[in-house]
Predicted 3D model of a 116-nucleotide RNA (SAM riboswitch aptamer (S box leader)) from Zhihengliuella salsuginis.

RNA sequence: AAACCAUCCCGAGCGGCCGAGAGAUCUGGCUCGUCGACGCCGCAGCAACCACCCGGGACCGCGCCCUUCACGGGGCCGCGCUUCCGGCAUGGUGCUACCGCCAGGACCGAUGGAGU
Numbered sequence: 001a002a003a004c005c006a007u008c009c010c011g012a013g014c015g016g017c018c019g020a021g022a023g024a025u026c027u028g029g030c031u032c033g034u035c036g037a038c039g040c041c042g043c044a045g046c047a048a049c050c051a052c053c054c055g056g057g058a059c060c061g062c063g064c065c066c067u068u069c070a071c072g073g074g075g076c077c078g079c080g081c082u083u084c085c086g087g088c089a090u091g092g093u094g095c096u097a098c099c100g101c102c103a104g105g106a107c108c109g110a111u112g113g114a115g116u
Base pairs, nucleotide, nucleotide: 001116004113005112006111007110008109013043014042015041016040017039021032022031023030025105026104027103028102029101044096045095046094049092050091051090053087054086055085056084057083058082060080061079062078063077064075065074066073067072100108
């Protein structure tokens, strides 16, 4: 950087610095903002996407036991893989006005994941 997958009506703010615009973009609305917004930094918090760890379920494989001449059938615990549900909050991110602020538009955007 382009393509892919998931999510985007829950939740969570104080302090310091700065100084005029801001809520991604276009149009129209609505809202925030010199009672200092937006942004940056610090701390705190929210959440649970990924990793780690814990509990439970399912599939599959291996093993064990019972049965059978054999094929096969049944059971169980243990281990491993995958997956689902729940927990945790240590690590990697993310987020902390308004539904991605609203409607319409644009092969729109943001965040995470996995791979090239």